[in-house]
Context: one part of a larger RNA
RNA sequence: GAAUGAACGCUGGCGGCGUGGUUAAGACAUGCAAGUCGAACGGGAUAUUCGAUGUAGCAAUACAUUGGAUGUUCAGUGGCGAACGGGUGCGUAACACGUGAACAAUCUACCUUUAAGUGUGGAAUAGCUCGGCGAAAGCCGAAUUAAUACCGCAUGUGGUGGCCUCUCGCAUGAGAGACCUACUAAAGUCGGGGACCGCAAGGCCUGACGCUUGAAGAGGAGUUCGCGGCCUAUCAGCUAGUUGGCGAGGUAACGGCUCACCAAGGCUAAGACGGGUAGCUGGUCUGAGAGGAUGAUCAGCCACACUGGAACUGAGACACGGUCCAGACUCCUACGGGAGGCAGCAGUGGGGAAUCUUGCGCAAUGGGCGAAAGCCUGACGCAGCAACGCCGCGUGGGGGAUGAAGGCUUUCGGGUUGUAAACCCCUUUCAGCAGGGACGAUUAUGACGGUACCUGCAGAAGAAGGACCGGCCAACUACGUGCCAGCAGCCGCGGUAAUACGUAGGGUCCGAGCGUUGUCC
Numbered sequence: 001g002a003a004u005g006a007a008c009g010c011u012g013g014c015g016g017c018g019u020g021g022u023u024a025a026g027a028c029a030u031g032c033a034a035g036u037c038g039a040a041c042g043g044g045a046u047a048u049u050c051g052a053u054g055u056a057g058c059a060a061u062a063c064a065u066u067g068g069a070u071g072u073u074c075a076g077u078g079g080c081g082a083a084c085g086g087g088u089g090c091g092u093a094a095c096a097c098g099u100g101a102a103c104a105a106u107c108u109a110c111c112u113u114u115a116a117g118u119g120u121g122g123a124a125u126a127g128c129u130c131g132g133c134g135a136a137a138g139c140c141g142a143a144u145u146a147a148u149a150c151c152g153c154a155u156g157u158g159g160u161g162g163c164c165u166c167u168c169g170c171a172u173g174a175g176a177g178a179c180c181u182a183c184u185a186a187a188g189u190c191g192g193g194g195a196c197c198g199c200a201a202g203g204c205c206u207g208a209c210g211c212u213u214g215a216a217g218a219g220g221a222g223u224u225c226g227c228g229g230c231c232u233a234u235c236a237g238c239u240a241g242u243u244g245g246c247g248a249g250g251u252a253a254c255g256g257c258u259c260a261c262c263a264a265g266g267c268u269a270a271g272a273c274g275g276g277u278a279g280c281u282g283g284u285c286u287g288a289g290a291g292g293a294u295g296a297u298c299a300g301c302c303a304c305a306c307u308g309g310a311a312c313u314g315a316g317a318c319a320c321g322g323u324c325c326a327g328a329c330u331c332c333u334a335c336g337g338g339a340g341g342c343a344g345c346a347g348u349g350g351g352g353a354a355u356c357u358u359g360c361g362c363a364a365u366g367g368g369c370g371a372a373a374g375c376c377u378g379a380c381g382c383a384g385c386a387a388c389g390c391c392g393c394g395u396g397g398g399g400g401a402u403g404a405a406g407g408c409u410u411u412c413g414g415g416u417u418g419u420a421a422a423c424c425c426c427u428u429u430c431a432g433c434a435g436g437g438a439c440g441a442u443u444a445u446g447a448c449g450g451u452a453c454c455u456g457c458a459g460a461a462g463a464a465g466g467a468c469c470g471g472c473c474a475a476c477u478a479c480g481u482g483c484c485a486g487c488a489g490c491c492g493c494g495g496u497a498a499u500a501c502g503u504a505g506g507g508u509c510c511g512a513g514c515g516u517u518g519u520c521c
Base pairs, nucleotide, nucleotide: 001521003519004518006517007516008515009514010513013393014392015391016390017389018388019386020385027348028347030346031345032344035080036079037078040077041076043074044073045072046071047070048069049068050067051066052065053064054063055062056061087304088303089302097228098227099226100225101224102223103222106221107220108219111217112216113215114214115213116212117211118210119153120152121151122150129142130141131140132139133138158184159183160182161180162179164177165176166175167174168173188209189208190207191206192205193204196203197202230276231275232274237267238266239265242264243263244262245261247259248258249257279301280300281299282298283294284293285292286291306327307326308325309324310323329340330339331338332337357383359382360381361380365379366377367376368375369374396426397425398424399423406417407416408415409414430462432457433456434455435454436453440448465510466509467508468507469506470491471490472489476505477504478503479502480501486493487492
């Protein structure tokens, strides 16, 4: 000099764009952060409407019961999602990351393209109802019911297995083909409709969306290898599933991944093993570069979700707002037993030098579900707070000497503050007030927001400070003090004329900032 997620002191007008718990991965009140589908399904409640029956009435009609249709809503069964998005950096020195290659041995829901199919039966269960237990959380029993839930049978484009043949290969094997009464699938819903069948629902035909078995694509995941990047030798030897083989199991798949048996290997001074520290990267800061430092915000990958362990479901998890077990902690309790997990968004107290609102909206972008309308979305879009940073603007402009007054100083003549002020003439950015008023959204929908922006009005009006002045280093005098009080980055100042302390005047440098401190180059 440059930089900073900064903090502290003094000061503080406006706007734009960013940034904002670096410490306790310490503990958390409250609200919200993941739902959705009635075009998969049966119920409960309710509204409207149509019909039937009964009662009252002369009638209109009213009431009750019951059936249908159309909605709304409630919980449940079922499907998809909840593995994304959002947070944090504890752990990790590792194929975690970066980079370059590979699949030898793999999987992939939804999406796109495409082939074949979607036949026929059955038994339950939640809900509801009834009964019981419990303070609650919740649980048990009985009866009953539906499905795109579950289970048979059939079929097999296809897939799997067995066995055989051929081709290729040194070989584990790969490919092709034949055979087997071998094994292995499925689900419907909604809309439209001339004829035909049916009392009707519907069958039937047709379209859309689904369902099953495959093939391909896109994208994703998993796995393998080489290379790269911290400190420490006051860590020198480390290792028994350890290194390899054969076989088996397991996995989507290879593999000591696991196990039985066999061999005795494997790593290491080019630093093994141990200890310390640490998420990695694109980048960021600095520097002429080489390099050094760093890894906030944004983006990619990884790891974690109170602590430790485990699996279940699923295309995908060993799962932040799922389950089970153990532990610590907190809460409820009728003492028998239960409930919870902000490293999601706000917010609380705690620790700290230190870090924000318990805001608005789904209008946009994106995501989940749905045929759609739409619903959900603290992702996101916005607003709020903070000079925390960068950038821009303003706090006025011109004239004005008898060089006023006052202050300071003086050799008492003056000098200086100083065109500075007063005074005269202008202007109105920003802020203020009034009116108009967007883009962002297509034709409908705008949280932001009556915001940005435009026009008009009034008046210099509402808007300047901070540090420094011995040398380095731009800027000097007076008074006070008297090795005291104090200053100080280094050299050093102060013991009676201190340009170095304190105050004042003057000056210098920056300016809505200026200084100090920390850290890095």
Record summary
A computed fold for a 521-nucleotide part of an RNA from a marine sediment metagenome, annotated as small-subunit ribosomal RNA, 5' domain. The full RNA is in RNAcentral, with records from MGnify. The coordinates come from a structure-prediction model, not an experiment, and the mean pLDDT is 84.